Predicted 3D model of a 524-nucleotide part of an RNA (small-subunit ribosomal RNA, 5' domain) from an Actinomycetota bacterium. RNAcentral holds the full RNA, with entries from ENA and SILVA. Taxonomically the source falls in Actinomycetota (Bacteria, Bacillati). Its Rfam family is "Bacterial small subunit ribosomal RNA". Gene Ontology terms of the family: structural constituent of ribosome and ribosome.
Context: one part of a larger RNA
RNA sequence: GGAUGAACGCUGGCGGCGUGCUUAAUACAUGCAAGUCGAGCGAUCGGACCAUGGGUGGCAACACCCGCGGUUACGGAGCGGCGAACGGGUGAGUAACACGUGACCAACCUGCCCACGAGACGGGGAUAACGUUGGGAAACCAGCGCUAAUACCCGAUGACCCUGCGAGGUGGCAUCACCACGCAGGCAAAUGGAUUCCGCUCGUGGAGGGGGUCGCGGCCUAUCAGCUUGUUGGUGGGGUAAUGGCCUACCAAGGCGACGACGGGUAGCUGGCGUGAGAGCGCUAACAGCCACACCGGGACUGAGACACGGCCCGGACUCCUACGGGAGGCAGCAGUAGGGAAUUUUGGACAAUGGGCGAAAGCCUGAUCCAGCGACGCCGCGUGAGGGAUGAAGGCCUUCGGGUUGUAAACCUCUGUUGUAAGGGAAGAAGCCACCGCAAGGAUGGUGACGGUACCUUACGAGGAAGCCCCGGCUAACUACGUGCCAGCAGCCGCGGUAAGACGUAGGGGGCAAGCGUUAUCC
Numbered sequence: 001g002g003a004u005g006a007a008c009g010c011u012g013g014c015g016g017c018g019u020g021c022u023u024a025a026u027a028c029a030u031g032c033a034a035g036u037c038g039a040g041c042g043a044u045c046g047g048a049c050c051a052u053g054g055g056u057g058g059c060a061a062c063a064c065c066c067g068c069g070g071u072u073a074c075g076g077a078g079c080g081g082c083g084a085a086c087g088g089g090u091g092a093g094u095a096a097c098a099c100g101u102g103a104c105c106a107a108c109c110u111g112c113c114c115a116c117g118a119g120a121c122g123g124g125g126a127u128a129a130c131g132u133u134g135g136g137a138a139a140c141c142a143g144c145g146c147u148a149a150u151a152c153c154c155g156a157u158g159a160c161c162c163u164g165c166g167a168g169g170u171g172g173c174a175u176c177a178c179c180a181c182g183c184a185g186g187c188a189a190a191u192g193g194a195u196u197c198c199g200c201u202c203g204u205g206g207a208g209g210g211g212g213u214c215g216c217g218g219c220c221u222a223u224c225a226g227c228u229u230g231u232u233g234g235u236g237g238g239g240u241a242a243u244g245g246c247c248u249a250c251c252a253a254g255g256c257g258a259c260g261a262c263g264g265g266u267a268g269c270u271g272g273c274g275u276g277a278g279a280g281c282g283c284u285a286a287c288a289g290c291c292a293c294a295c296c297g298g299g300a301c302u303g304a305g306a307c308a309c310g311g312c313c314c315g316g317a318c319u320c321c322u323a324c325g326g327g328a329g330g331c332a333g334c335a336g337u338a339g340g341g342a343a344u345u346u347u348g349g350a351c352a353a354u355g356g357g358c359g360a361a362a363g364c365c366u367g368a369u370c371c372a373g374c375g376a377c378g379c380c381g382c383g384u385g386a387g388g389g390a391u392g393a394a395g396g397c398c399u400u401c402g403g404g405u406u407g408u409a410a411a412c413c414u415c416u417g418u419u420g421u422a423a424g425g426g427a428a429g430a431a432g433c434c435a436c437c438g439c440a441a442g443g444a445u446g447g448u449g450a451c452g453g454u455a456c457c458u459u460a461c462g463a464g465g466a467a468g469c470c471c472c473g474g475c476u477a478a479c480u481a482c483g484u485g486c487c488a489g490c491a492g493c494c495g496c497g498g499u500a501a502g503a504c505g506u507a508g509g510g511g512g513c514a515a516g517c518g519u520u521a522u523c524c
Base pairs, nucleotide, nucleotide: 001524002523003522004521006520007519008518009517010516013382014381015380016379017378018377019375020374021340026338027337028336030335031334032333035082036081037080040079041078045075046074047072048071049070050069052067053066054065055064056063057062089293090292091291099217100216101215102214103213104212105211108210109209110208113206114205115204116203117202118201119200121155122154123153124152130145131144132143133142134141135140161186162185163184164183165182166181168179169178170177171176192198193197219265220264221263226256227255228254231253232252233251234250235249236248237247238246268290269289270288271287272283273282274281275280295316296315297314298313299312318329319328320327321326346372348371349370350369354368355366356365357364358363385415386414387413388412395406396405397404398403419465420461421460422459423458424457425456429451432448433447434446435445436443437442468513469512470511471510472509473494474493475492479508480507481506482505483504489496490495
């Protein structure tokens, strides 16, 4: 000098874009953050609508109450499907194939999506909701009875697929892979819902996603020198989508290490970011990729996918409810609270856009996201006026008492209108999407914006509302006076202060930067 997720002191006009718990992976009140589908299914309660019977009040219109039947999937609950494994958070753990990079899988999986091929035949039994009985303070639970399906089950068929056996061809880096054939055995479905279409089953390929293996690379410590028994290898078996001591039984005695094993400490890794001419050194905030974690520890279930943040079970700590028998909970999601700390924001708006889930669609959900709010926390831009104006006014300060300086600075004159205030107008972001007409192609019209009456434009007013901070001995740009008297104090280093201090304090003047200026901390 540059830099920062900064903090502290003094000061503070505006805008744009960013950014904001670095500490306690401490504990959490409250609200919200994952639902959706009635075009899979049955029913009932409530609602709405249609038709209708009765009663009460009233002259009537009508109002209220009770009831029977029907329609509707509008609200709530249930069965079923898809999603909930994404998106969002954090960095505790991890020195490891975790990450980066390159290669391999002839050892693998893949819901939704795309292409192609082949199909969907015949039957069956339940169960929730509901009704009823009962238990419980509650959470909730049990018995009996009824019912549906794109829920579940059985049988049939099998182009293909899977397993075993046989024999042939082609190919490969080994185990082997691929192609066509024969025999035996095995495996499907919902022809369901709508009447634009959407689905179901089997198989092949693709796309995207994931799993596994290896080479190389990236911290400190030898005041850690030896480490290892599932350890190293083999065989049989198990397990997995799949290779493998991944697991198990048996057999052998191996395997690693000064090219640093093992131990200890520290740490998520990377793209990148900071600095530097570079080599390098430092860092891992924001953004992006990967990994790990979800109160702590363990476990599996479901599923294409989890060993699953807002799922389940067990153990533990903590908090809450309780009728003491027993229950409930997990903000490292968005806000917010307490605590810790030098220190870090609103319990805001909207799904209008982008994206995601479900749905044929309308649409619903979305604290992802888009916006707004707060903070000079950072970067960038703008303003706090411009021109003229000497009798060099007054005042201040200094003075050799002549004057000098503040200083064109002010006053005063002439202007301007960025910004500000007020008024009027007022977006783009909506490409599109939706409604409507249509079989479709397509089509006129209408609707759809949180931000926001914001940005922006125009007009009016009026210099009116907008400057501070640090420094002035040398390094280092900038000097005098007074006060103080080794005191009070300053200080980054050298050093100043003991009676004329350019170094302390105040004033005048000056220098630097400027909505900031200094200080502290850290890195280059």